[in-house]
This record gives sequence, structure tokens and C1' cells, in this order.
RNA sequence: GCGCCCUUAGCUUAACGGAUAAAGCUCCGGUCUUCGGAACCGGCAAUGGGGGUUCGAUUCCCUCAGGGCGCA
Repeated sequence: GCGCCCUUAGCUUAACGGAUAAAGCUCCGGUCUUCGGAACCGGCAAUGGGGGUUCGAUUCCCUCAGGGCGCA
């Protein structure tokens, strides 16, 4: 330099172009317990940045940024 892939919650992952973006772990609160843990119940929190297409974009297109792999 060229090509391909990835980027969603604090972490790990889901989500035919159409439901209020779904879960596990973590965290916070509650029940229980002498206390803690476990268990159960509830809660907080996310689509890498910018544009485009579309009635509608996490999803499709362009560009930028970051990361990974291959070729040279």
C1' cells in the first nucleotide's frame, strides 16, 4: 500500500429493515438470614463519530476513528 472482518450497558453476547433494543455476569435496593453468602423479587445503564437511502436503520450505502487477520 491492497483486501477482508469487528465496534450495542461496567464486562460477555443477542436482535428478517418495523413491539418500549433482549439477556447473562457486575452494580444498587428489597425479601430471607444473628451477620455474610446463596436463593428469590425489583431497578439503573448501551447501538464508535458524521452523512446518505427509506414511511421507518442496530441492520443497507459512503466516509472517518479504533481494533484484528491476510497479502505485498

This is a predicted structure of a 72-nucleotide RNA (transfer RNA) from a Patescibacteria group bacterium. The organism belongs to Bacteria candidate phyla, within Bacteria. The sequence was found in a public genome assembly. Rfam family: tRNA. Rfam classes the family as a transfer RNA.